The prediction has a mean pLDDT of 77. The RNA shown here (Bacterial RNase P class A) has 431 nucleotides and comes from uncultured Novosphingobium sp. Its Rfam family is "Bacterial RNase P class A". Rfam classes the family as a ribozyme. From the family's description: Ribonuclease P (RNase P) is a ubiquitous endoribonuclease, found in archaea, bacteria and eukarya as well as chloroplasts and mitochondria. NCBI's taxonomy places the organism under Bacteria, Pseudomonadota, Alphaproteobacteria, Sphingomonadales, Novosphingobium. RNAcentral holds the sequence, with entries from MGnify.
This record gives sequence, structure tokens and C1' cells, in this order.
RNA sequence: GGAGCCGGGCAGCCGCGUCGUGGUUUAUCCACGCCGAGGAAAGUCCGGGCUCCGCGAAACAAGGGUGGCGGGUAACGCCCGCCGGACGAGCGCGGUUUUCAGGCCGUGCGAAGUUCAGGGAAAGUGCCACAGAGAGUAUACCGCCGAUGGUUCCGGGAUCAUUUUCGGAACACAGGUAAGGGUGAAAGGGUGCGGUAAAAGCGCACCGCGCUGCCGGUAACGGUAAGCGGCAUGGUAAACCCCACCCGGAGCAAGACCGAAUAGGGACUGCGCGCCAUCAUCGAAUGGCAGGUUCGUUUCGAACCGAGGCAGUCCGGGUUGGUCGCUUGAGCGCUGCGGCAACGCUGCGCCUAGAGGAAUGGCUGCCGCCGCGGCGUAAGGUCCCUGUACUGGGAGACCACGCCAGGCACAGAACCCGGCUUACAGGCUCC
Repeated sequence: GGAGCCGGGCAGCCGCGUCGUGGUUUAUCCACGCCGAGGAAAGUCCGGGCUCCGCGAAACAAGGGUGGCGGGUAACGCCCGCCGGACGAGCGCGGUUUUCAGGCCGUGCGAAGUUCAGGGAAAGUGCCACAGAGAGUAUACCGCCGAUGGUUCCGGGAUCAUUUUCGGAACACAGGUAAGGGUGAAAGGGUGCGGUAAAAGCGCACCGCGCUGCCGGUAACGGUAAGCGGCAUGGUAAACCCCACCCGGAGCAAGACCGAAUAGGGACUGCGCGCCAUCAUCGAAUGGCAGGUUCGUUUCGAACCGAGGCAGUCCGGGUUGGUCGCUUGAGCGCUGCGGCAACGCUGCGCCUAGAGGAAUGGCUGCCGCCGCGGCGUAAGGUCCCUGUACUGGGAGACCACGCCAGGCACAGAACCCGGCUUACAGGCUCC
């Protein structure tokens, strides 16, 4: 550092809840019996079982979720294993310092383990403050150069002179440079050699990177002394976005039944109200069509309607009771087998709250654990002196022993289950 388990025990007295059996004075009364809060019951963050609603199917849109690969699971944003990145004891290399022990800086490899909101930056958009010359079609501040152009000076030759020519020196204006230094979180791969006026993948070697091939692996990915390449695309997506996959809604205050009660509410205004046929009926009729509704759009169906509808204003009720849902479960324990594991299969065994304003508690005694509490002892360990023959003496800080006092974590089911996250005095076991 990681994983697992426990997290108070025993006894007595009194008290509580469901259920079962029995009794009786039928009162939720008495007696007896089984059982009676958690590892998180918390958070309400995920996934479901279950219940009800949505007319069905498909596609798309909107919205939301997940994000390396494979496996597990009813499922998941969970669990297991593996891959990759970052960190990491230490080791190597180089530099620097040193009293030569060591220290410091940079760089490469990197155990156990920890950690990662781990697809895409060459589809597009946005952002990278400040500092700095320059932050992405991104640069020249300091510095370096002086080959080329320029300015100045010196010397030689030619020329009547202007001027021209040769050589040298200085300057650093134009220019070249991005190796060295600076700024910064980050500045267009690294080391070395060549080359150059000075430089640069400009060229070369090695490393690194990219692509192709081959080998290993289910895959992510890894290896490669097989080849090619450039001499290279900055970072950022829990920024918008793109890609892949997944997703109806609401929730036990869901809902079902019984009972009870009421008003299966009432009034008004405006817009709209198509076509055909039938009839003894001429209508507020019947049948059909156009069309409409069924809570995003479209297509296909199904059912209903056939003005289906739309907009606005005013008035006004009942129900708060009971039973169920409500605890046998994707349940728990043990053996065996398969699997690296998560987990799965077989066999055997067990039943462990179901309240309904809400039960499981109170008192006493003993034991246990805790602490840098107090007092004491010196049998044991320990420390000091003596001794090395027998030993003996002392101390009381620590362990230990005895007594006294104090303390004993986080915290309470409410339909159930699988997870995650958070809280937790202390004890034990394993790696």
C1' cells in the first nucleotide's frame, strides 16, 4: 500500500412488534413458542424486477447516455482480465562540485504498485492569458556571419586631372542565419559527423517518427537486423463538434379492490361546418366519399369520427376511510466441477422484520477492547553496578502485572434486488 472479516459478548429482571398454537371473562385480554435493522439501512448517482399509461411497425429528427480490447451479468455508467499512457524504488550515461564520503542538474531504462472522463485534431469552428520578435499558412529580440551589394580608410599601378584598376583593413546600412542564448506551460524531433561566410535534415550514420510487408495475439496491441520515406501534420474535444453503440414515459405518494359521498359538472360568445347517393318521410334521417383524431415528422396499417374541431369568458362540487400490493428472493450457506479471474453449472441444506406516525428498548452485574489518565509492584523482560565460582544488589523510563477512574466508532428498514459514492473509535487475518 492492497484485500477480507468483526465491529461488542454473557446472564438476570422488567418492557415492545408481526406471526403460530391454546385458553377465556371476546378485552387485540392471558399463556407458550419461532423470528425481529446495516456494512453501509445513508446519498437518490446508475441498472433492473414489478405496476400503470402511450394504437402498432419501420425510418428519421430532437434530447440524453456510454467511449481502449475481450469476457461476466437480468442489466448497467458496474465487476474481472488484458492492452496502452503517466508516475514510480532503483540502475546506467553525461556534466558540475568535492575534505573525493557524497551532493546537484540533465537524460535513458524502469520492479512491486498507484493512477487515467483512454475513440477522432488530416471534416469544420473556437481557444492558448501574461511574457516574448513570433503561439500555427506562427518568427528575428540578443547574438553569429561578413561570401554578395554598400560606406570609410591605407598602400601600389595607370591617368594632365576627373577617374579607373589591384590588394588589404575597419564598419555592420542593405542582406544572410535559426545552430547558441533569452521569453514562455509549450517555439517546426534528438546525438554526432560533413558542409558553409556563418548556418539549417542541406547531406550522411544511429535513434526517434510515419507508411507498407511479415510474425505473434480473439482483439486492443506488440515485435521486426524486410523495405520505403521525410527529412514531418504544435497543443486543447468533463470546448462546440465528428464517429461508433445504446435509450418510450412515470413511479409503491406506482397501482388493484371494497366502502362512502357528489353535480357521469353548468352557462355564454366568436370562427369553421365540403361532395355524392337513397327514401312513403325532405330531416338535426340513412349509406358512402373527401377529410379528421389517436401528443415530433414521414410511410404503411388498425380503430374511431364524419365538423370531426379551434379560441375566449364566467360559475361550481365529492373523495383525505379500509384491505391488498408487503416479503420465497436474478435469495443465503456448504461441497464438487469448469474458468487466470469476475462468474457459471450440479448436489445437499436453510427460511432469517414486514411496521403503518411507525416495534426490536430500559436497568443491573460480569467479561472484552481502547488511551502519552492516576496509583502501585518488581514475579518476568529491560537498564545499571558487581561477578564469570555461587551470584548478589539497585532502578522503575519502556514492555509486563495488579487496582481505580474514564471511554467504546459511523449510524436506524418502510416494495424489492445488483452496483457506485460518502461516513466510520478499534480489533483480527492474508498478500